Overview: The prediction has a mean pLDDT of 80. A computed fold for a 73-nucleotide RNA from a Planctomycetaceae bacterium, annotated as transfer RNA. The source organism's lineage runs through Bacteria, Pseudomonadati, Planctomycetota, Planctomycetales and Planctomycetaceae. Rfam family: tRNA. It is annotated as a transfer RNA.

C1' cells in the first nucleotide's frame, strides 16, 4: 500500500423496489404484590459516521474521508 466487509435508539439488530425510520432487550410510569421479582399495560428515546453529489423525494444509489472486522503484499 491494494482489496473486501461493516457503522441506523443505551445495547443486539431489522428495514425488501428510492415515498415522512422498527423491534427485542435495557429505562421511566402505572396496575398486581406485605415488599422485591416476575407478569400485564402505556411512554420516551434517532440529524440512520462524517462531507458532498444524484433525484420531487435517500437509511437506502454515487464519491470522499473517518472509526471497527477480515483478506493479500
Nucleotide at each position: 500500500g491494494g482489496c473486501c466487509c461493516u457503522u441506523u435508539a443505551g445495547c443486539u439488530c431489522a428495514g425488501u423496489u428510492g415515498g415522512u425510520a422498527g423491534a427485542g432487550c435495557a429505562g421511566c410510569u402505572g396496575a398486581c404484590u406485605c415488599u422485591u421479582a416476575a407478569u400485564c399495560a402505556g411512554c420516551g428515546g434517532g440529524u440512520c459516521g462524517u462531507c458532498g453529489g444524484u433525484u420531487c423525494g435517500a437509511g437506502c444509489c454515487c464519491g470522499a474521508c473517518a472509526g471497527g472486522g477480515g483478506c493479500c503484499a